Record summary: Predicted 3D model of a 72-nucleotide RNA (c-di-GMP-I riboswitch aptamer) from a soil metagenome. Rfam family: c-di-GMP-I riboswitch aptamer. Rfam links the family to the GO term cyclic-di-GMP binding. The coordinates come from a structure-prediction model, not an experiment, and the mean pLDDT is 88.
RNA sequence: GAUAAAAGCAAAGCCCCUGUGAAGGGGUGACGCAAAGCCACGGGUCUCAUUCGAGACAGCCGGGUUACCGAA
Numbered sequence: 001g002a003u004a005a006a007a008g009c010a011a012a013g014c015c016c017c018u019g020u021g022a023a024g025g026g027g028u029g030a031c032g033c034a035a036a037g038c039c040a041c042g043g044g045u046c047u048c049a050u051u052c053g054a055g056a057c058a059g060c061c062g063g064g065u066u067a068c069c070g071a072a
Base pairs, nucleotide, nucleotide: 001069008033009032013028014027015026016025017024018023031059037065038064039063041062042061043060044057045056046055047054048053
């Protein structure tokens, strides 16, 4: 970050499974994404428990780290 190129990922919905739950996994499906690869470090939202706490979200924001192409 381009009316490039070659790739990639996959929202919501639906089906199945796991979990108390937020949510996660697989299939289908594409709303979109220049990191929509990965990391729970900071903020935030959400869940469980209501005593300390424990968890979820990376496609909420920031940060860290790795990666394709090479026009302006």